[in-house]
Context: one part of a larger RNA
Molecule: large-subunit ribosomal RNA, domain IV
Organism: Patescibacteria group bacterium
RNA sequence: CUUCGCUAAGGAACUCGGCAAAACAGCGGCCGUAACUUAGGGAUAAGGCCUGCCCUUGAGCAAUCAAGGGCCGCAGCGAAAGAUUGGAAGCGACUGUUUACCAAAAACACAGGUCCCUGCUAAAGCGUAAGCUGAUGUAUAGGGGCUGAUGCCUGGCCAGUGUCAGAAUGUUAAGGGGAUUGGUGCAAGCCUUGAACCGAAGCACUGAUGAACGCCGGCGGUAACUAUAACCGUCCUAAGGUAGCGAAAUUCCUUGUCGGGUGAGUUCCGACCUGCACGAAUGGCAUAACGACUUCCAAACUGUCUCAGCGAAGUACUCG
Numbered sequence: 001c002u003u004c005g006c007u008a009a010g011g012a013a014c015u016c017g018g019c020a021a022a023a024c025a026g027c028g029g030c031c032g033u034a035a036c037u038u039a040g041g042g043a044u045a046a047g048g049c050c051u052g053c054c055c056u057u058g059a060g061c062a063a064u065c066a067a068g069g070g071c072c073g074c075a076g077c078g079a080a081a082g083a084u085u086g087g088a089a090g091c092g093a094c095u096g097u098u099u100a101c102c103a104a105a106a107a108c109a110c111a112g113g114u115c116c117c118u119g120c121u122a123a124a125g126c127g128u129a130a131g132c133u134g135a136u137g138u139a140u141a142g143g144g145g146c147u148g149a150u151g152c153c154u155g156g157c158c159a160g161u162g163u164c165a166g167a168a169u170g171u172u173a174a175g176g177g178g179a180u181u182g183g184u185g186c187a188a189g190c191c192u193u194g195a196a197c198c199g200a201a202g203c204a205c206u207g208a209u210g211a212a213c214g215c216c217g218g219c220g221g222u223a224a225c226u227a228u229a230a231c232c233g234u235c236c237u238a239a240g241g242u243a244g245c246g247a248a249a250u251u252c253c254u255u256g257u258c259g260g261g262u263g264a265g266u267u268c269c270g271a272c273c274u275g276c277a278c279g280a281a282u283g284g285c286a287u288a289a290c291g292a293c294u295u296c297c298a299a300a301c302u303g304u305c306u307c308a309g310c311g312a313a314g315u316a317c318u319c320g
Base pairs, nucleotide, nucleotide: 001314002313003312004311005310006309007308009306010305013304018301028050029049030048031047036041038149052071053070054069055068056067057066058065059064072076077082084299085298086297087296088295089294090293091291092290096108097107112147113146114145115144116143117142118141124133125132126131150286151285152284153283155216156215157214160213161212162209163208164207165206166205169204170203171202175198176197182191183190184189217235218234219233220232221231244278245275256272257271258270259269260268
């Protein structure tokens, strides 16, 4: 050094972090169990007590159980094996899935929601094609996009981009059309130039559409202390961010300010709102249960530490 065992007093002072270790309890019995809740749960919540052997009585078909009495040991779930627990917050509803070999997660999926396409030789996809899948299905079906249980909800803007619709009009290719031009020729003719006009889709144009891509202001003034501004003016815009939430997995200034917890708290919890730069299916806000997720606190427990010591086995090393 490796793997173990023990340790006075203290008990997380260690550390990024109780990592590791220790300890309590042990899917046996009896009692007893809170907040919250989707009323199912939470829950083995938490917490407390008991457990051997012998005899008697009672119950029972029996196994066994209950009550009473007695006996032994330091110790009766006599060995082994066999959950640490609680409080608070974030994220994700959940069970699942994932970077085979540095990431298991808050990422993916999910049931549920919604939008778009598709009437069947369907749409969509593979293939040069034949053909096949979709599907031996038929809109309660199939495909695609977004969101992601549930609860309460999901505001304004169609100016830009996209999509859809629109028998008019403008623009417009090939083509049609031929007024005209030139060459040549005696001429017929041949070659050539080519104006109006008729020409599709597209674009322009008109409208609809946001659970389509997206976007959701500035300045100045004003109330009988001060402060603030319900209010007023003005500029711009397609419209100026509604509900809810908010120093947040988002807050730069910032260790914001106040309160709580500590002797002391850049973390944590509760508020405030001055939101650099939250915000409503790129979903918003809550949420019981669940989580080898992240954060904070506590109990218990300990060599993690103060601070190290002793012992065992095995290496390394030295000598033989």